RNA sequence: GUUCUCGUAGUUCAGUGGAUAGAACAAGGGACUCCUAAGCCCUAGACACAGGUUCGAUUCCUGUCGAGAACA
Numbered sequence: 001g002u003u004c005u006c007g008u009a010g011u012u013c014a015g016u017g018g019a020u021a022g023a024a025c026a027a028g029g030g031a032c033u034c035c036u037a038a039g040c041c042c043u044a045g046a047c048a049c050a051g052g053u054u055c056g057a058u059u060c061c062u063g064u065c066g067a068g069a070a071c072a
Base pairs, nucleotide, nucleotide: 001071002070003069004068005067006066007065010025011024012023013022018055027043028042029041030040048064049063050062051061052060
C1' cells in the first nucleotide's frame, strides 16, 4: 500500500429492520452474620462518530476514527 473482519455497560458476549437493547461477572445499597465471605433481594450503567435509505436503523449503505488478520 491492497483486501477482509470487528467496534454494544467497567469486562466478556447476545441481539442483524419494529415493542422497554438483554445476560454473566464486576460496582453500589439492603437483609442475614459477632465479623467477613458465599448465597438471597434491589439499583445504576452501553449501541465509536457523522451523514444517507426507510414509516421505523444497534442492524442496511457511505465516509471518518480505532483495533485485528491476510497478502505485498

Model confidence (mean pLDDT): 81 of 100. The RNA shown here (transfer RNA) has 72 nucleotides and comes from a Candidatus Buchananbacteria bacterium. Rfam family: tRNA. From the family's description: Transfer RNA (tRNA) molecules are approximately 80 nucleotides in length.